[in-house]
Overview
This is a predicted structure of an 84-nucleotide RNA (SAH (S-adenosyl-L-homocysteine) riboswitch aptamer) from Modicisalibacter luteus DSM 23508. The coordinates come from a structure-prediction model, not an experiment, and the mean pLDDT is 75. Its Rfam family is "SAH (S-adenosyl-L-homocysteine) riboswitch aptamer". Rfam 15.1 lists 1,354 matches to the family in 1,132 species. The organism belongs to Modicisalibacter luteus, within Bacteria.
RNA sequence: CUACCCGAGGGGCGCUGCAGCGCAUGGCUUAUCGUGUGCGAGGCUCGGGUAGACGUUUGCAAGUCGCAACGGCGCCCAUUCCCU
Numbered sequence: 001c002u003a004c005c006c007g008a009g010g011g012g013c014g015c016u017g018c019a020g021c022g023c024a025u026g027g028c029u030u031a032u033c034g035u036g037u038g039c040g041a042g043g044c045u046c047g048g049g050u051a052g053a054c055g056u057u058u059g060c061a062a063g064u065c066g067c068a069a070c071g072g073c074g075c076c077c078a079u080u081c082c083c084u
Base pairs, nucleotide, nucleotide: 001052002051003050004049005048006047007046008045009044010077011076012075013074014073015072018043020039021038022037023036024035025034026033042070
C1' cells in the first nucleotide's frame, strides 16, 4: 500500500437515488457500453486482525499524556452548553 473481517465514530423513522450489486434486455467480437427494474445515504475516517506486495536499517520495544475529522434532505429522541 492492496483485499477481506471485526470494532468505534449516540440513536429512531421517513424521502430521494450517485457509486456499487442483483435480475432482465439491446449492442458489440475481442466490447465491457446502453436501457428497464429491485436493493441502495458509514461506500468515509480511525483502531485491531488475516493474507499478499513493496520499501527501509536511527529502526524496534516499553511507558506517560492527550485525542479525532467528516457523513444528502425532513422529523423525532438522547447527550452537552447558555438563557428564561